[in-house]
RNA sequence: UCGUGCUAGAUGGGGAGCUAGCGGUGCCCUGUACCCGCAAACCGCUAUAGCGGGAUCGAAUCCCCUUUCGCGGGGCCUGCUCGUUAGUGAAUGACCGGUCAGGCGGCGUGGAAGACUGGGUCCUGCGCGGCGGAGGCCUGCGAACCCCGUCAGGUCCGGAAGGAAGCAGCGGUAAGCAGAUCCCUUCGGGUGACGCGGGGCUGCCUGGUCCGAGCUGGCCGAUCGGUGCGCUCUGGCGAGUGGUCACAACAGAGGGUGCACGG
Numbered sequence: 001u002c003g004u005g006c007u008a009g010a011u012g013g014g015g016a017g018c019u020a021g022c023g024g025u026g027c028c029c030u031g032u033a034c035c036c037g038c039a040a041a042c043c044g045c046u047a048u049a050g051c052g053g054g055a056u057c058g059a060a061u062c063c064c065c066u067u068u069c070g071c072g073g074g075g076c077c078u079g080c081u082c083g084u085u086a087g088u089g090a091a092u093g094a095c096c097g098g099u100c101a102g103g104c105g106g107c108g109u110g111g112a113a114g115a116c117u118g119g120g121u122c123c124u125g126c127g128c129g130g131c132g133g134a135g136g137c138c139u140g141c142g143a144a145c146c147c148c149g150u151c152a153g154g155u156c157c158g159g160a161a162g163g164a165a166g167c168a169g170c171g172g173u174a175a176g177c178a179g180a181u182c183c184c185u186u187c188g189g190g191u192g193a194c195g196c197g198g199g200g201c202u203g204c205c206u207g208g209u210c211c212g213a214g215c216u217g218g219c220c221g222a223u224c225g226g227u228g229c230g231c232u233c234u235g236g237c238g239a240g241u242g243g244u245c246a247c248a249a250c251a252g253a254g255g256g257u258g259c260a261c262g263g
Stems, first nucleotide, its partner, number of pairs: 001263006009057003012030004020046005034054005063256006072247001074245004079241009089231001093229001094227007102220003105216003114210008122199006128192002131188006138179004147172004155164003
C1' cells in the first nucleotide's frame, strides 16, 4: 500500500413537560431517519441511567471530539404597550346637583324689587236664557156587538091609544196613534262672551296705587357635595413587543479513530 474477515460504533437528534434523576411513550421543532413487543391512574432504568428480541452497515459522506451558525421552545428583567377583570383613591380633567352673585348677556325710569289693593284661574248656591225628555193645551184619525146621541127599515108588548129595545146609516167620544210646537207645568246637563252672592288659594297670569333701582342666572367664574368616565395604585388573566441568559435541531469548518490474517 492492496485484499479478506471482524470489533467499537451507527441506523436520527433536540426543546418544554413529567421525574429524586435519566431515558421512552404523548406534544412541539428539525427534516427522512431499520423491524417487532411494552408504557400517562404510565413503562424501563440508576450515573456505562429505556428494557427485551431480530436485521443491516461498519473504520468513514456515515462513528467520536472541538468550534461557527441558530429552527425552536424555555428562564429572568415580577421590562414595556394594549385588552379584559376585581378592588382602591379623588389633586387635576369629565359629568351631575346645591349655594354665591365677581364678569358677559337678558329684562328694567315706556318704572326693577318691595308694600297695599282688585280681577281671572279653583269650589259652591240662586236667578235668567238656551238645549233635551215627559206631561198638559191644540189639530187630525180613532169602537161590527159588549161607548154616547139620533135611530129609516124590520122586531117586541098592548084590543086600541100608546110604549120599549135597537142593527145599518149619520153625528160624536174613550184608550190609543200621529202631528204641531206658540203657550203652561215638571225634570235633566259635557248648557251660557248673561246677572247676583258665598268660600278659598296665594301656586300661576294680570290691572291699579305708593316708592324709586334693581332683578335674573342663559354663559364664564367662585365654592360645597356627589359619580367614578378618563386617570392613580394593587391583584388576576390574555395578546403583542424589547433586552438578557442558558439549552439547542439541521447545516458548515477543523481534528481524531482499533484488531487479525494474507499479497
This is a predicted structure of a 263-nucleotide RNA (Bacterial large signal recognition particle RNA) from a Chloroflexota bacterium.
Its Rfam family is "Bacterial large signal recognition particle RNA". Gene Ontology terms of the family: SRP-dependent cotranslational protein targeting to membrane, signal sequence recognition and signal recognition particle, plasma membrane targeting.